[in-house]
Molecule: transfer RNA
Organism: Myxococcales bacterium
RNA sequence: GCCCCUUUAGCUCAGCUGGUAGAGCAGCGGACUCUUAAUCCGUAGGUCGAGUGUUCGAGCCACUCAGGGGGCACCA
Numbered sequence: 001g002c003c004c005c006u007u008u009a010g011c012u013c014a015g016c017u018g019g020u021a022g023a024g025c026a027g028c029g030g031a032c033u034c035u036u037a038a039u040c041c042g043u044a045g046g047u048c049g050a051g052u053g054u055u056c057g058a059g060c061c062a063c064u065c066a067g068g069g070g071g072c073a074c075c076a
Base pairs, nucleotide, nucleotide: 001072002071003070004069005068006067007066010025011024012023013022019056027043028042029041030040031039049065050064051063052062053061
């Protein structure tokens, strides 16, 4: 330098054909328990990496840029 994958809640990840953004864990409150742990119930938490465009409508499509991972090439 070229190519591919990836970026969504604090963490790990779903999100189908463009039509209300979700789960588990963690957090917080409660129940239970002699206490802790476990278990159960409830609850909060999101500029969907940044931007532009297409569209009635974008997490999803197009383009530019950035972060992360991998492969290839170059290396007198």